Record summary: Predicted 3D model of a 97-nucleotide RNA (SAM riboswitch aptamer (S box leader)) from Yinghuangia soli. Taxonomically the source falls in Yinghuangia (Bacteria, Actinomycetota, Kitasatosporales, Streptomycetaceae). The sequence was found by an Rfam model in a public genome assembly.

RNA sequence: GUUUCAUCAAGAGGAUCCGAGGGACCUGGCCCUGCGACGAUCCGGCAACCUGCCUGCGCGCCCGCGGGGAAGGUGCCAAUGCCGGGAACGAUGAGGA
Repeated sequence: GUUUCAUCAAGAGGAUCCGAGGGACCUGGCCCUGCGACGAUCCGGCAACCUGCCUGCGCGCCCGCGGGGAAGGUGCCAAUGCCGGGAACGAUGAGGA
């Protein structure tokens, strides 16, 4: 990269560096931005997809369906994926070939 499944109206920001655009793509809006956005790094946090842990039920193991918690692997931390329309839409997780 491709494919399958699930989720995407909740939640969570400070410092430093950089320096002009940014909010995925097209279009129309709207918004953020030299009072420094976007991005990067560090620290902090949110959440609970996966692993592990504790636990209820299915008699027990395996396993399944729930609950808890947050150690590990990801992810995320303006606005509903910012909003309407469009399209071989996109993003994240877990699995497959």